[in-house]
């Protein structure tokens, strides 16, 4: 310097013009003095790392709720963090790749991944192939006995082959998987049959909070795999969701109550006078309540953001200082132009550079917060591995 | 914004973890003077996509994409 992997940060800048949403001030209109509203102008604010998917967990709100149990669902090595979590951090075990080492099995280092309780409670499944798929078993092969055929031989016997009885899990073959592995001994042939090492089970000791690891003794070794099959064990869990919910409340139409003759004007009120209507159960008059349209609240100052210091390997926690950053209704945050960036390609040039073209993502708040997952042109930083060049 | 459901042949749907099927449609042949019907044969498939579990996945698990349905208040 290049390539790959892992982790983190950023997500173009400036100016001009035309617009959009929210809030405030000034001015004007209106007012029942609480407000409502208009345009010109002024001021302030206006998307994200994922605002997305809605996959988890919570805040908040309403409904339900004596206590206990079952079912259903979710989670699942250990410890820690957290408001909580199926999230995060650290550790353990296991797998893969690569390097080293060993006769080999295996062991060790590095990188990386890991949905990782229980298969000795029970049930179920393991197609095809294969002799046999969990009860054990003998297809080929190997070895032995009996018997028989042929050959050789004087005979004993030997060789080749058949039948039958038995031994054998070394070898072949099937399969994803075949009843511990490697090596040496042993044997008729073989076999944990014996031994060494590795693996496994049991017991004990030590280290560690624990998962677990190490060491010693002991057992020849039983107990194939699948629980992202049923299941068992442990733990957790009431339901719905801001279209939650609360308040104000029109016209019309329902619901409930009261009243069946008076009402209007003159007048401060009564009397009185004038006018209209009237013997009426009606589409009558009047009052009340729920609730729709509509409006207001919920609504954004919060497990908040930034900086410094401290504890901790880390996730994260504590202290101090500073800051307030959309809250709108089916819903704004945009468009154009110019210049400068960044990437890439072409031309000119020895080079520095000049010039022209193309590209500059994914996407977009809808009560809020913590995670996860997915999309994303490119740039920068850190770590690891490999390659090339120079010293 | 919130809740729920479905993706398998051209279409509508089946499908215990063990070779992906049915009906309709399409193509060819037979039959007929011709067509329809009928008979025979054939082609049909990224099981939406990507991972994982498993010897083996349409089926089990996780993620993702697309489509469909529902929603106020009172009673």
């Nucleotide at each position: 310097c290049c390539u790959g992997c892992c982790g983190g940060a950023c997500a173009g800048g400036c100016a001009g013009c035309c617009g959009c949403c929210c809030g405030g001030g000034a001015c004007g209109g209106u007012u029942u003095c609480g407000g409502c509203u208009g345009c010109c102008u002024c001021c302030g604010g206006g998307a994200g790392g994922a605002a997305a998917g809605u996959c988890c967990g919570g805040u908040c709100u309403c409904c339900c709720c004596a206590g206990g149990g079952c079912a259903a669902c979710a989670u699942g090595c250990c410890g820690g963090c957290u408001a909580a979590c199926g999230g995060c951090c650290g550790g353990g075990g296991g797998g893969a790749u690569u390097c080293g080492u060993u006769c080999a099995a295996g062991c060790g280092g590095a990188u990386u991944c890991u949905a990782c309780g229980g298969a000795a409670a029970g049930c179920g499944c393991c197609a095809c192939a294969g002799a046999a798929a969990a009860u054990a078993u003998a297809c080929c092969g190997c070895c032995g006995g009996u018997u028989u055929g042929c050959a050789u031989g004087a005979a004993a016997a030997u060789g080749c082959g058949g039948a039958u009885c038995g031994g054998u899990a070394a070898g072949g073959g099937u399969g994803a998987a075949a009843u511990g592995g490697u090596g040496c001994g042993g044997u008729a042939a073989g076999a944990g049959c014996g031994c060494a090492c590795c693996g496994c089970g049991g017991c004990g000791g030590c280290a560690g909070u624990a998962a677990u690891g190490c060491c010693g003794c002991u057992g020849g070794c039983a107990g194939g795999g699948c629980a992202a099959g049923c299941c068992c064990c442990a733990u957790g869990c009431g339901g719905a969701g801001c279209a939650a919910g609360a308040c104000c409340a029109a016209a019309u139409a329902g619901g409930g109550g009261a009243c069946c003759a008076g009402g209007a004007g003159c007048g401060g009120c009564c009397c009185g006078c004038u006018c209209c209507g009237u013997u009426a159960c009606g589409a009558g008059u009047u009052c009340c309540g729920g609730g729709u349209a509509g409006g207001u609240c919920g609504c954004u100052g919060g497990a908040g953001c930034c900086g410094c210091c401290g504890g901790g390997u880390a996730a994260u926690c504590g202290g101090c200082g500073g800051c307030c950053a959309a809250g709108a209704g089916g819903a704004a945050u945009g468009g154009c132009u110019g210049c400068c960036g960044c990437u890439u390609c072409g031309u000119c040039g020895c080079a520095a550079g000049a010039u022209g073209g193309a590209g500059u993502a994914c996407a977009g708040a809808a009560a809020c917060c913590g995670g996860c997952u997915u999309a994303u042109c490119g740039u920068c930083c850190g770590g690891c591995a490999g390659g090339c060049c120079c010293u | 914004g919130c809740g729920g459901g479905a993706g398998u042949a051209a279409u509508u749907c089946a499908g215990u973890g063990g070779u992906a099927g049915a009906a309709u449609g399409c193509c060819a042949g037979c039959u007929u003077c011709c067509c329809a019907a009928g008979c025979u044969g054939g082609a049909c498939g990224u099981c939406g996509c990507g991972g994982g579990u498993u010897c083996g996945a349409g089926u089990c698990c996780c993620g993702u994409c697309u489509c469909c349905c529902g929603c106020u208040c009172c009673a």
Molecule: RNase P RNA; transfer RNA
Organism: Bryobacteraceae bacterium